């Protein structure tokens, strides 16, 4: 100095499902004679819907075999269904560790 793995940073890429519909003595703004309307944003709530933070289950896989681990399989508790935001994974690029030569 190289190369695997692995952990952290860090910038990039990254699916899918109502911008649904209701109701607020809530907040902004437009209007306006008005506590009328409309939009928006915030909560609550009915259905439906995705799945790829997390979590649970099967056990596909891993291990000569037990024992253990365990998935892009399943479930959808929680997330989420316009934009943002999140986002398994994937490559770059630092830096630590560990093997290998």
């Nucleotide at each position: 100095g190289g190369g695997u793995u692995u952990a952290u940073u860090g910038a990039g890429g990254g699916a899918g499902a109502g911008a649904c519909c209701g109701g607020c003595u809530g907040c902004u703004g437009a209007g306006g004679a008005a506590c009328a309307u409309c939009a928006g944003c915030g909560u609550c709530g009915u259905c439906g819907c995705c799945g790829a933070a997390g979590g649970c289950g099967c056990a596909a896989c891993c291990c000569g075999c037990c024992c253990g681990g365990a998935a892009u399989c399943g479930c959808u508790c929680a997330g989420g269904c316009a934009a943002a935001a999140g986002g398994a994974c994937c490559a770059c690029a630092a830096u630590g560790a560990a093997c290998c030569g």

The prediction has a mean pLDDT of 78.
The RNA shown here (Glycine riboswitch aptamer) has 101 nucleotides and comes from a Gammaproteobacteria bacterium.
It was read from a public genome assembly, where an Rfam model found it.
It matches the Rfam family "Glycine riboswitch aptamer". About the family: This family represents the bacterial glycine riboswitch.